[in-house]
RNA sequence: UAACACAUGCAAGUCGAACGCAUCCUUCGGGAUGAGUGGCGCACGGGUGAGUAACACGUGGGAACAUACCUAGGAGUACGGGACAACAGUUGGAAACGACUGCUAAUACCGUAUACGCCCUUCGGGGGAAAGAUUUAUCGCUCCUAGAUUGGCCCGCGCUCGAUUAGCUGGUUGGUGAGGUAAAAGCUCACCAAGGCGACGAUCGAUAGCUGGUUUGAGAGGAUGAUCAGCCACACUGGGACUGAGACACGGCCCAGACUCCUACGGGAGGCAGCAGUGGGGAAUAUUGCGCAAUGGGGGGAACCCUGACGCAGCCAUGCCGCGUGAGUGACGAAGGCCUUCGGGUUGUAAAGCUCUUUCAGAUGUGACGAUGAUGACGGUAGCAUCAGAAGAAGCCCCGGCUAACUUCGUGCCAGCAGCCGCGGUAAUACGAAGGGGGCAAGCGUUGUUCGGAAUCACUGGGCGUAAAGAGUUCGUAGGCGGUUCAAUUAGUCAGAGGUGAAAGCCCAGGGCUCAACCUUGGAAAUGCCUUUGAUACUGUUGAACUAGAAUCCGUGAGAGGGUGGUGGAAUUUCCAGUGUAGAGGUGAAAUUCGUAGAUAUUGGAAGGAACACCAGUGGCGAAGGCGGCCACCUGGCGCGGUAUUGACGCUGAGGAACGAAAGCGUGGGGAGCAAACAGGAUUAGAUACCCUGGUAGUCCACGCCGUAAACGAUGAGUGCUAGAUGUCGGGGCAUACGUGUCUCGGUGUCGCAGCUAACGCAUUAAGCACUCCGCCUGGGGAGUACGGCCGCAAGGUUAAAACUCAAAGGAAUUGACGGGGGCCCGCACAAGCGGUGGAGCAUGUGGUUUAAUUCGAAGCAACGCGCAGAACCUUACCAGCCCUUGACAUCCCAAGCCCGCUACAGAGAUGUAGUUUUCCCUUCGGGGACUUGGAGACAGGUGCUGCAUGGCUGUCGUCAGCUCGUGUCGUGAGAUGUUGGGUUAAGUCCCGCAACGAGCGCAACCCUUACUUUCAGUUGCCAUCAUUUAGUUGGGCACUCUGGAGGGACUGCCGGUGACAAGCCGGAGGAAGGUGGGGAUGACGUCAAGUCCUCAUGGCCCUUACGGGCUGGGCUACACACGUGCUACAAUGGCGCCUACAAUGGGCAGCGACCUCGCGAGGGGAAGCUAAUCUCCAAAAGGCGUCUCAGUUCGGAUUGCACUCUGCAACUCGAGUGCAUGAAGUCGGAAUCGCUAGUAAUCGUGGAUCAGCAUGCCACGGUGAAUACGUUCCCGGGCCUUGUACACACCGCCCGUCACACCAUGGGAGUUGGUUCUACCCGAAGACGGUACGCUAACCGCAAGGAGGCAGCCG
Repeated sequence: UAACACAUGCAAGUCGAACGCAUCCUUCGGGAUGAGUGGCGCACGGGUGAGUAACACGUGGGAACAUACCUAGGAGUACGGGACAACAGUUGGAAACGACUGCUAAUACCGUAUACGCCCUUCGGGGGAAAGAUUUAUCGCUCCUAGAUUGGCCCGCGCUCGAUUAGCUGGUUGGUGAGGUAAAAGCUCACCAAGGCGACGAUCGAUAGCUGGUUUGAGAGGAUGAUCAGCCACACUGGGACUGAGACACGGCCCAGACUCCUACGGGAGGCAGCAGUGGGGAAUAUUGCGCAAUGGGGGGAACCCUGACGCAGCCAUGCCGCGUGAGUGACGAAGGCCUUCGGGUUGUAAAGCUCUUUCAGAUGUGACGAUGAUGACGGUAGCAUCAGAAGAAGCCCCGGCUAACUUCGUGCCAGCAGCCGCGGUAAUACGAAGGGGGCAAGCGUUGUUCGGAAUCACUGGGCGUAAAGAGUUCGUAGGCGGUUCAAUUAGUCAGAGGUGAAAGCCCAGGGCUCAACCUUGGAAAUGCCUUUGAUACUGUUGAACUAGAAUCCGUGAGAGGGUGGUGGAAUUUCCAGUGUAGAGGUGAAAUUCGUAGAUAUUGGAAGGAACACCAGUGGCGAAGGCGGCCACCUGGCGCGGUAUUGACGCUGAGGAACGAAAGCGUGGGGAGCAAACAGGAUUAGAUACCCUGGUAGUCCACGCCGUAAACGAUGAGUGCUAGAUGUCGGGGCAUACGUGUCUCGGUGUCGCAGCUAACGCAUUAAGCACUCCGCCUGGGGAGUACGGCCGCAAGGUUAAAACUCAAAGGAAUUGACGGGGGCCCGCACAAGCGGUGGAGCAUGUGGUUUAAUUCGAAGCAACGCGCAGAACCUUACCAGCCCUUGACAUCCCAAGCCCGCUACAGAGAUGUAGUUUUCCCUUCGGGGACUUGGAGACAGGUGCUGCAUGGCUGUCGUCAGCUCGUGUCGUGAGAUGUUGGGUUAAGUCCCGCAACGAGCGCAACCCUUACUUUCAGUUGCCAUCAUUUAGUUGGGCACUCUGGAGGGACUGCCGGUGACAAGCCGGAGGAAGGUGGGGAUGACGUCAAGUCCUCAUGGCCCUUACGGGCUGGGCUACACACGUGCUACAAUGGCGCCUACAAUGGGCAGCGACCUCGCGAGGGGAAGCUAAUCUCCAAAAGGCGUCUCAGUUCGGAUUGCACUCUGCAACUCGAGUGCAUGAAGUCGGAAUCGCUAGUAAUCGUGGAUCAGCAUGCCACGGUGAAUACGUUCCCGGGCCUUGUACACACCGCCCGUCACACCAUGGGAGUUGGUUCUACCCGAAGACGGUACGCUAACCGCAAGGAGGCAGCCG
């Protein structure tokens, strides 16, 4: 939880001292039993919580009652009568149960008498009792009075949620009379009146037994109503009465219904929400036990009987309490386990061992209290004594933080964990296991529930400018609150006393079980209610008074306050007329549009509507919405001044009422301009938009609706108090030199102190300090939505949820980042220029494709002539095939010996076989070492994976000027300040200022090179002078050039101007060089999980006759295609031929190689010199002269053929070069894009590294040698300040909606169905009341007939 259904047994009987009958026994005295008559009990005890929102319950009162048994008192107990059960006979029925006839007793029933009390009464009177039994002492019986006990009734107060339930009520409210009851009462009826209840929540709906208490909490509160106790209600469901002192009766009756059972089908029986027990439901809850020994109850005079109340036992760690599972000693820190930095650590005195103890459990013996004499279910139980042996006795959860407790392995966003945050994607203290640890312990953990924490519904004890929250505004009803003084009262309030507040429980102090739980005694408490006495400050009420609040009056003032009616000018548009001619409009640019039928422009005139320039102002007025030309009329409010008046008349304000922008709606007008919708033109990928041309509702007026806005100060109204400064509007006072100054009241602004605030901010116009009243809020979404109600013509408004879902949503501020935000500044960033790329051919790299393999990496800038400073073999990591397995390489051990080298054969080679060769060093003579071979195992090896585990190195922002720290100060804090500001610089460079003062890493400088010069040195360099030569060749010299050491020089140092007297800037002088002279090296904190495990190093993982090693061949060189970077060109600033001048840096011995010679040439054959300022590479080329004359050419050279050269074991795949021949594309390149600011671009050649050979690449060198920069609007990148932000993985961010599919929940929905409640009506059992009663009838009356009375039946 199913107030779901119940098999079976038991749970209420007893009395022979009320009575008869039957049977049995008998000691004949009597006794027992059975079914009946009769009495008492069965209304208690026990169960359950369905119903009930109620005088049901709690508490405190009240009057109009009853009360068997009990107690006390008073009175009585007399005389009669008629029946019916049982029983007997007959009889019906299956049964349950009856029917008829006859007999009979009583403490059953009836009459009469009596009546101190009693009842009724019209006050005359009337009415009403009894029962006996018997052992002779009692038990009974009747009436009355009183008590006690128990019960019935009435009332005040308290007692759940919903207003999306606002009106309910006809016996309803009251009265009179009658009836009725034990008793008051519309309880019932007749008549009369029209009342009664309700916003302090009636009625209705939902839910619920109430209380003492229990639980939680500091308390106030919240939740709850098991056990125990009090009350109520119920007894299969509904209705009803009977009996009785008491019931409308759990184990009684009648009726109806559902269900179950029996049946001979005609008819009957039943009610566990008593104790056990069964089924069922459920996550879940026990024995069909023992006993009346105790306590209590019923009957009885008693013995005694009955008692599933109760006392006990059984089951369940469900809870509370207590106890045990051992104690001491024990280091070699045993073994084993686990970890390890391999040393050890830990489990751990833990174990073993040794020495002890025996509670509990076990065995044996004894053995209670509960009973005061008998009686003990519990029970041979509790307890006690003796005995044996550490023996029989430990688990559960957790170890990421909260939160006490850590490691290893396994797993790899899987498996799983999770209370919240969150763990897990290959090094998981978070998963699983283990070791270790922590916590609790016969328990532990989970789940659920309640309170707490939650001040998170705030009475104690919260809020509403921006986080949720002030109604759009005002008036005002109820209500709440309310100035000063006096008096009365005592309702609130306060104090004392009395009654009550059951017991139990909680708390305190004692006592009893060995302790405790538990039990028990006393006290306290029980915050409440009632009665009474007192106090009178405050609040209330009543009365009297006051003037400081409020209102009125008088004087005066300002104003776009409102309404009505007039009136004015400017402008737009349209119309008419004139002048006039080709355009006008419009836009970023256009077009639609208007115009030769005369527009636009301009002049004059007319019409019409709407709005009121300037004044004009964080100026004014109004409650808010709102209000703007001028004039008149009507009208509201406000300010100031005053020796006036009233006398608290006030404040707020649920409902209510009124007003309430714009849009919108209705009716009728009006319509110039503007302008949703709509049309057209543009823009665009589209453009239902922004722009343009038109244009209708509407905008205007009158009347009526609507009732909402970011209706905002996002700040309700009122009152008082709390530093100031400075504007402005209106009024008044004083002073005045008439300019003004000052004081004050009221409004409207700015700044600011205290204070407040999360901060921002507010700050006498508060968001400060207080009081009064109202409105509103309680996580986000769903949703201001649905349903219902109200309002509205409609549009819609107002009131206003839930299911479901998320772990956030939000505020303020901070640091960054970002912006098609702002300001300042820089950079070949743009612009100004010069030359390219993109088109062609080729070279080279990449993608893709292909392949046995086309090894791998790099991917925007910052991958792509990158790693690769050079792939034919090697390299090489890839593929195919053939081989090796302690291995190609390192260390250790054993054995043997040398090894190396050479030769032959097989093989593609690796390799294998055979042969040849024959020891080296040291020595303490034991041996050791080097090397080779063989063997075993430890191990080697891996360009295998992870650059997202790492070190190191590198790229990039960026050679950009930034990045930080200490102390101090400010801020609750994140943080700020410094570092910002004014100047200046290439620069966070410097100066000044400043709550900052200093410092560090960066910048600069120090370093190298180059430009000038001095000095020193003078070979291999140089040659002016002197000789000499073909030649600085030689002598000589070191002046010059040059070389390489050390110095000098440049510092805004000087002058002028400017600047702030600064830093600096501009100009000038001098100087080889001028403001960093040019170039280089140098790269802050950091960013990109940037790149690299294939340079190297390295954690982890993986392979181990292979993912290791060796070899041959192939591949990295493929080729429809796409991209990047280059070379050569397209030609005349050129090609070709001829002529000849001037460099610099570098390199060279397996090298550079002069010179001679051969070859057309690449090159070959000789060969000097040079280990280099000596020799050599080495020729510099652009240049000059001639020719060609614009063409696919005398341009261009690809491609191809033939023949060669060189390197190299080897040029087939796949090298470079030469000669002859061939002679493709290409005539300056679309969109787009790159480099460069001076010795730069462009152009020209030269050298080097790598390298056997191979460069258009890379790194260097010099020759010739420009153009342009107005400038910072724009593109890109960057720096500083500021601003916005919903971004923080930081705009490559965040994020919105539709659609598709699946799932969850909810609303609507033609309808359909169930439940609950109400109203009207119909049928209507039992029963009660009333009527009738011709049928039936013992007691009384009567001689009888008959009557009185009663009953069935029938009617209402």